[in-house]
The prediction has a mean pLDDT of 87. This is a predicted structure of a 470-nucleotide part of an RNA (small-subunit ribosomal RNA, 5' domain) from an uncultured bacterium. Its Rfam family is "Bacterial small subunit ribosomal RNA". Its family is annotated with ribosome and structural constituent of ribosome in the Gene Ontology. RNAcentral holds the full RNA, with entries from ENA and SILVA.
Context: one part of a larger RNA
RNA sequence: AACGAACGCUGGCGGCAGGCCUAAAACAUGCAAGUCGAACGCCCCGCAAGGGGAGUGGCAGACGGGUGAGUAACGCGUGGGAAUAUGCCUUUCGGUUCGGAAUAGCUCCGGGAAACUGGAAUUAAUACCGGAUACGUCCUUCGGGAGAAAGAUUUAUCGCCGAAAGAUUAGCCCGCGUUGGAUUAGCUAGUUGGUAGGGUAAUGGCCUACCAAGGCGACGAUCCAUAGCUGGUCUGAGAGGAUGAUCAGCCACACUGGGACUGAGACACGGCCCAGACUUCUACGGAAGGCAGCAGUUGGGAAUAUUGGACAAUGGGCGCAAGCCUGAUCCAGCCAUGCCGCGUGAGUGAAGAAGGCCCUAGGGUUGUAAAGCUCUUUCGCCGACGAAGAUAAUGACGGUAGUCGGAGAAGAAGCCCCGGCUAACUUCGUGCCAGCAGCCGCGGUGAUACGAAGGGGGCUAGCGUUGUUC
Numbered sequence: 001a002a003c004g005a006a007c008g009c010u011g012g013c014g015g016c017a018g019g020c021c022u023a024a025a026a027c028a029u030g031c032a033a034g035u036c037g038a039a040c041g042c043c044c045c046g047c048a049a050g051g052g053g054a055g056u057g058g059c060a061g062a063c064g065g066g067u068g069a070g071u072a073a074c075g076c077g078u079g080g081g082a083a084u085a086u087g088c089c090u091u092u093c094g095g096u097u098c099g100g101a102a103u104a105g106c107u108c109c110g111g112g113a114a115a116c117u118g119g120a121a122u123u124a125a126u127a128c129c130g131g132a133u134a135c136g137u138c139c140u141u142c143g144g145g146a147g148a149a150a151g152a153u154u155u156a157u158c159g160c161c162g163a164a165a166g167a168u169u170a171g172c173c174c175g176c177g178u179u180g181g182a183u184u185a186g187c188u189a190g191u192u193g194g195u196a197g198g199g200u201a202a203u204g205g206c207c208u209a210c211c212a213a214g215g216c217g218a219c220g221a222u223c224c225a226u227a228g229c230u231g232g233u234c235u236g237a238g239a240g241g242a243u244g245a246u247c248a249g250c251c252a253c254a255c256u257g258g259g260a261c262u263g264a265g266a267c268a269c270g271g272c273c274c275a276g277a278c279u280u281c282u283a284c285g286g287a288a289g290g291c292a293g294c295a296g297u298u299g300g301g302a303a304u305a306u307u308g309g310a311c312a313a314u315g316g317g318c319g320c321a322a323g324c325c326u327g328a329u330c331c332a333g334c335c336a337u338g339c340c341g342c343g344u345g346a347g348u349g350a351a352g353a354a355g356g357c358c359c360u361a362g363g364g365u366u367g368u369a370a371a372g373c374u375c376u377u378u379c380g381c382c383g384a385c386g387a388a389g390a391u392a393a394u395g396a397c398g399g400u401a402g403u404c405g406g407a408g409a410a411g412a413a414g415c416c417c418c419g420g421c422u423a424a425c426u427u428c429g430u431g432c433c434a435g436c437a438g439c440c441g442c443g444g445u446g447a448u449a450c451g452a453a454g455g456g457g458g459c460u461a462g463c464g465u466u467g468u469u470c
Base pairs, nucleotide, nucleotide: 001469002468003467005466006465007464008463009462012342013341014340015339016338017337018335019334020300025298026297027296029295030294031293034059035058036057039056040055042053043052044051045050066253067252068251075178076177077176078175079174080173081172084170085169089166090165091164092163093162094161095160096159097131098130099129100128107120108119109118110117111116137146138145139144151158152157179225180224181223186216187215188214191213192212193211194210195209196208197207198206228250229249230248231247232243233242234241235240255276256275257274258273259272278289279288280287281286306332308331309330310329314328315326316325317324318323345375346374347373348372355366356365357364358363379411381406382405383404384403385402389397414459415458416457417456418455419440420439421438425454426453427452428451429450435442436441
């Protein structure tokens, strides 16, 4: 000098920021991801217009939000690379033809405590399947072969299919850099390389078969410990050292372990399956759950906030749109946790009141300090008006910020220290006791070092202590 701090004493206001560093412990409750009727059939309300509901279908739930357990690694940083994919978006070229069979829902009949589930009949689609066609496209033995589409509407459009290019995003490879330990010296069998194949969007022992016997290591392999990385942050004249809260980029994780499905994209926080621990329900046969989302609870801890408001703005998802959803976000609440600003009054006022303290008893000091007199009204309080942020409309914040008026010095000062280092001294009490202390050291009867008082010094809505870093 600094801090995501804590503790003690104290505490007026505002602006801006920050707020579980510990148990990646367990979680009651509510909310945090939906949307589309301009894809589809059906049911309910209604005279109709229209509205509502579950389901099929589409898009989105791979973003946004959280956490740092794991990871010493191409994880991250930086600079390169070739063997790749890319929904939505932009541009361009071409197309959008003919048919079919189901199924949810609904109805009927069952099973089950529930979660849920079986059978029968029936129905639609932008759901599913087949035929035709093929500018591009793919395969090819270069002869040829393969492969597509979906409609809707208010008639303006919105869609659908094939292909090319772009943009964006993502996957992969490599050089260099990236903590400590040798009281860890040898490590390795898919191991290292080759051939062939499989697999992938794609390269590759990524995987398999066969062949060879390699590969790494004192320039520190292997092992152990520790740790998310970076931009940055703190400190320092710098070099460096320490650090990685908030904000931003990347990575990893989502009760623990494993697995795939769907999809342009996941091996998926609020999806699925299996196993395990834990919790809950049960009619004992079986079921349900996952806050490292926002609040909140218990626990742990020196310690860290409201079960708040709004989608008004910005942004995101869906939708032609109106709009709906959004604990992202924007705001408000709590906390002197920090930084910054302001106030707690100003002027005048005695050779100097009273009181306190000291005294050589003369006086000195507190001290212009107070009182008194003359003023002012920041902040706060009361009243009135009242924004910008929003654009034609829409403002949570908010009757907020601000402006005007009013009353009245009125409502607003503490903390630490005074032996030396180190700014600041006397009296009383105590008597190696009680105590102080960062170091040196004070205290055993005259203690400027303990306790109190008076006085003084320092900082100030804070001041000290403790911890940590430079």